A computed fold for a 197-nucleotide RNA from a Paracoccaceae bacterium, annotated as Group I catalytic intron. The sequence was found by an Rfam model in a public genome assembly. Rfam family: Group I catalytic intron. On this family, see Cech, Annu Rev Biochem 1990: "Self-splicing of group I introns". Rfam's curators write: Group I catalytic introns are large self-splicing ribozymes. They catalyse their own excision from mRNA, tRNA and rRNA precursors in a wide range of organisms. The core secondary structure consists of 9 paired regions (P1-P9). These fold to essentially two domains - the P4-P6 domain (formed from the stacking of P5, P4, P6 and P6a helices) and the P3-P9 domain (formed from the P8, P3, P7 and P9 helices). The secondary structure mark-up for this family represents only this conserved core. Group I catalytic introns often have long ORFs inserted in loop regions. The window size for this search is chosen to minimise search time and catch the small examples. A larger window size will find more matches. The family has 12 seed sequences and 5,602 matches in Rfam 15.1.

């Protein structure tokens, strides 16, 4: 805030809700680098959570291997080790629309091949639908003015910027392979979850 609901996002607890704690995002701020500037990158802060625009379009690949991980749980006097897990990635392969290059073609259309970005891999094992916080594109709002314009007022102008993160399953439907209950192997424990109904 009339009430409900909500209080940026997310993990976790043997906490029990104005809770503790880990991670992320913006704003403010410190330093530094790039830039004409706006602004952006990186590393910090014992501060903070007001704000986060609107359309159109794409929905494909969704695979095989591998490297890390906080808090928390368990064991231990400790050093450490095991577990769970928000998540950070690498190699190969593959991919819709749009973009770039090439081939075919007199030209065009179309098709084919290659490439950049981005995605897949990366859910609770996973299946399907949609579209977004994703890819493409247009608009709008605001900021700056290098270059250009005007020639008197230091004005106009974007090809430059800003409009957060959450999709390592978001919203849903399903799942006798999810969840609830019971619960095997394994395990000191924490865990794990074959399996049957």
């Nucleotide at each position: 805030c009339a009430a409900c609901g909500g209080a940026c996002u997310u993990g976790u607890a043997c906490a029990u809700u104005u809770u503790g704690u880990g991670a992320g995002u913006g704003c403010c701020u410190u330093g530094u680098c790039g830039g004409a500037a706006a602004c952006g990158g990186c590393a910090g802060g014992a501060g903070u959570a007001g704000a986060a625009c609107c359309g159109c379009u794409c929905a494909a690949a969704u695979u095989c291997g591998g490297g890390g991980a906080a808090a928390c749980c368990u064991g231990g006097a400790c050093a450490c080790a095991g577990g769970c897990a928000a998540u950070c990635c690498c190699g190969a392969g593959c991919c819709a629309a749009g973009c770039c290059c090439g081939u075919u073609u007199c030209u065009g259309u179309g098709a084919c091949g290659g490439g950049a970005a981005g995605g897949u891999g990366u859910a609770g094992a996973g299946a399907c639908u949609a579209g977004a916080c994703g890819g493409g594109u247009g608009g709008c709002a605001c900021c700056u003015a290098a270059g250009g314009c005007c020639g008197a007022c230091u004005g106009c102008u974007a090809c430059g910027g800003u409009g957060a993160a959450g999709g390592g399953a978001u919203a849903g439907u399903c799942c006798a392979g999810a969840c609830c209950a019971c619960a095997a192997a394994c395990c000191u424990c924490c865990g794990g979850g074959c399996g049957g109904a």